[in-house]
RNA sequence: GGGCGGUUAGCUCAGUGGUAGAGCGCCUGUCUUACACACAGGUGGUCGCUGGUUCAAAUCCUGCACCGCCCU
Numbered sequence: 001g002g003g004c005g006g007u008u009a010g011c012u013c014a015g016u017g018g019u020a021g022a023g024c025g026c027c028u029g030u031c032u033u034a035c036a037c038a039c040a041g042g043u044g045g046u047c048g049c050u051g052g053u054u055c056a057a058a059u060c061c062u063g064c065a066c067c068g069c070c071c072u
Stems, first nucleotide, its partner, number of pairs: 001071007010024004018055001025043006048064002051061002
């Protein structure tokens, strides 16, 4: 220098044009002498940045940044 993949909640990851989700975590309550477990309720994201396409973009397109793999 070139190619490919990835970037979404505190963590691990779904979501491939039409209201952003799950599990774990965290908080509160019930239960317990207490903790844990269990159960109920709650909490949480400018979808890496930028510009464009569209009535509408996490999703499609341009550029950039960062991470990983491969080629040179």
A computed fold for a 72-nucleotide RNA from an Actinomycetota bacterium, annotated as transfer RNA. The RNAcentral record of the sequence draws on ENA. Model confidence (mean pLDDT): 83 of 100.